[in-house]
Context: one part of a larger RNA
RNA sequence: GGAUGAACGCUAGCGACAGGCUUAACACAUGCAAGUCGAGGGGCAUCGGGGAGUAGCAAUACUCUGCCGGCGACCGGCGCACGGGUGAGUAACGCGUAUGGAACCUGCCCUGUACAGGGGAAUAGCCCAUGGAAACGUGGAUUAAUGUCCCAUAUGACAUUCGGGAGGCAUCUUUCGGGUGUAAAAUUUUCGGAGGUACAGGAUGGCCAUGCGUCCUAUUAGAUAGUUGGCGGGGUAACGGCCCACCAAGUCGAUGAUAGGUAGGGGUUCUGAGAGGAAGGUCCCCCACAUUGGAACUGAGACACGGUCCAAACUCCUACGGGAGGCAGCAGUGAGGAAUAUUGGUCAAUGGGCGCGAGCCUGAACCAGCCAAGUCGCGUGAGGGAAGACUGCCCUAUGGGUUGUAAACCUCUUUUAUUCGGGAAGAAUAAGCCUUACGAGUAGGGUGAUGCCUGUACCGAAUGAAUAAGCAUCGGCUAACUCCGUGCCAGCAGCCGCGGUAAUACGGAGGACGCGAGCGUUAUCC
Numbered sequence: 001g002g003a004u005g006a007a008c009g010c011u012a013g014c015g016a017c018a019g020g021c022u023u024a025a026c027a028c029a030u031g032c033a034a035g036u037c038g039a040g041g042g043g044c045a046u047c048g049g050g051g052a053g054u055a056g057c058a059a060u061a062c063u064c065u066g067c068c069g070g071c072g073a074c075c076g077g078c079g080c081a082c083g084g085g086u087g088a089g090u091a092a093c094g095c096g097u098a099u100g101g102a103a104c105c106u107g108c109c110c111u112g113u114a115c116a117g118g119g120g121a122a123u124a125g126c127c128c129a130u131g132g133a134a135a136c137g138u139g140g141a142u143u144a145a146u147g148u149c150c151c152a153u154a155u156g157a158c159a160u161u162c163g164g165g166a167g168g169c170a171u172c173u174u175u176c177g178g179g180u181g182u183a184a185a186a187u188u189u190u191c192g193g194a195g196g197u198a199c200a201g202g203a204u205g206g207c208c209a210u211g212c213g214u215c216c217u218a219u220u221a222g223a224u225a226g227u228u229g230g231c232g233g234g235g236u237a238a239c240g241g242c243c244c245a246c247c248a249a250g251u252c253g254a255u256g257a258u259a260g261g262u263a264g265g266g267g268u269u270c271u272g273a274g275a276g277g278a279a280g281g282u283c284c285c286c287c288a289c290a291u292u293g294g295a296a297c298u299g300a301g302a303c304a305c306g307g308u309c310c311a312a313a314c315u316c317c318u319a320c321g322g323g324a325g326g327c328a329g330c331a332g333u334g335a336g337g338a339a340u341a342u343u344g345g346u347c348a349a350u351g352g353g354c355g356c357g358a359g360c361c362u363g364a365a366c367c368a369g370c371c372a373a374g375u376c377g378c379g380u381g382a383g384g385g386a387a388g389a390c391u392g393c394c395c396u397a398u399g400g401g402u403u404g405u406a407a408a409c410c411u412c413u414u415u416u417a418u419u420c421g422g423g424a425a426g427a428a429u430a431a432g433c434c435u436u437a438c439g440a441g442u443a444g445g446g447u448g449a450u451g452c453c454u455g456u457a458c459c460g461a462a463u464g465a466a467u468a469a470g471c472a473u474c475g476g477c478u479a480a481c482u483c484c485g486u487g488c489c490a491g492c493a494g495c496c497g498c499g500g501u502a503a504u505a506c507g508g509a510g511g512a513c514g515c516g517a518g519c520g521u522u523a524u525c526c
Base pairs, nucleotide, nucleotide: 001526002525003524004523006522007521008520009519010518013378014377015376016375017374019371020370021336026334027333028332030331031330032329035078036077037076040075041074043071044070047069048068049067050065051064052063053062054061055060085289086288087287094214095213096212097211098210099209100208101207104206105205109202110201111200112199113198114197115196117151118150119149120148127140128139129138130137131136157182158181159180160179161178162177163176164175165174166173167172187194188193215261216260217259222252223251224250227249228248229247230246232244233243234242264286265285266284267283268279269278270277271276291312292311293310294309295308314325315324316323317322342368344367345366346365350364351362352361353360354359381412382411383410384409392402393401394400395399417463418462419461420460421459422458426453432447433446434445435444436443437442438441470515471514473512474511475496476495477494481510482509483508484507485506491498492497
């Protein structure tokens, strides 16, 4: 000098864009953050409509009826493994980079081929009974499905076996022919559609292995018994001591094993002429975690933040028998701390889940609020104006210097401010309708709802210099000097050093210099 997720002191007019618990991965009141589908199902608790009945002159009230719209709870499907948070752990194939998988999986999506025949048993809900303070159950009866089971079918697929050919990289890969065995399916509809099963391929996402790279300490020198390898099994989507039985005695290490400490990694960021050094907040990619520890279930995918079970600590409820909970989601509270924001609005856009769709959900996201915490931009006026006014301060003091064109005064402007008026873009389209093309359900064109922010940005008019300057420094380094006070005191100080009676170094004043809505100090890095 530059830099910062900064803090502190003094000061403070506005806007845009970015940023905002670095500490206790401490504890959390309250609300919200993951639902959706009636075009899978039985149904009808609730709401609306229709029908019937009763009372009433009527309005209306009540009762019945799933007949219709729809729909609480329930069964079922898909989603909940994404999105969002945090950095505790991890020195590791965790990450980065480059390869390999002849050792693998992949829901939804795309392409292709072939199919969907028949039958059965349950169960939730509803109903009945019943236990419990509650959480939550228990028993009985009965019923449905795109829930579930069995049989059939088998081009091809898979497993096994026999024979022939081709290729490679050892295990093998591929192709042709024959035998044996095994596994499927679901319907619904508003008639436009929406789905189902098997196999092959693709895409996407994942999993595994390997080379190289990846902090400090030798005041850590030896470490290791599933340890190292083999054979055979088990397990897995798959390879593998991943696990197990048996056999062998290996394996790693001064090119730093093992141990200890520290730490999420990268893209990047800061600095520097570069080499290098330092950092990893925001944004993107990967990893890990979800009170602590362990475990599996479901599923295409989890060993699952707002799922389950067990154990532990903590908090809460209790009728004392027993139960409930997990903000490192968004807000918010307490605590810790030098220190870090609103218990806001909207699904309008972008994106996600479900749905044929309408649509519903979305603290993702987009907006708004707070904070000079950062960067950038704008303003606090412009031109003229010498009697070089007054005051202040200084001096060699009838005088002069300086403050200083500064002020007054004259002319002008109106960014900003205040008031009034106008007023966006962000929206592309969806369903539907019309239409064109053909490969006949797709593509193109037209039409066609929808704006939180917001009466905001922006534009115009009126008024009037009107509403807007500070902070630090002035001995040298280092730009800027005098007077007064003080008298090794009070104090200053980054280093050298100032202060003991004329202090440009302390305190005040005048003046000057630097930066400017900021300026200094502290901390940290280069």

RNAcentral holds the full RNA, with entries from ENA and SILVA. Predicted 3D model of a 526-nucleotide part of an RNA (small-subunit ribosomal RNA, 5' domain) from an uncultured bacterium. The coordinates come from a structure-prediction model, not an experiment, and the mean pLDDT is 83.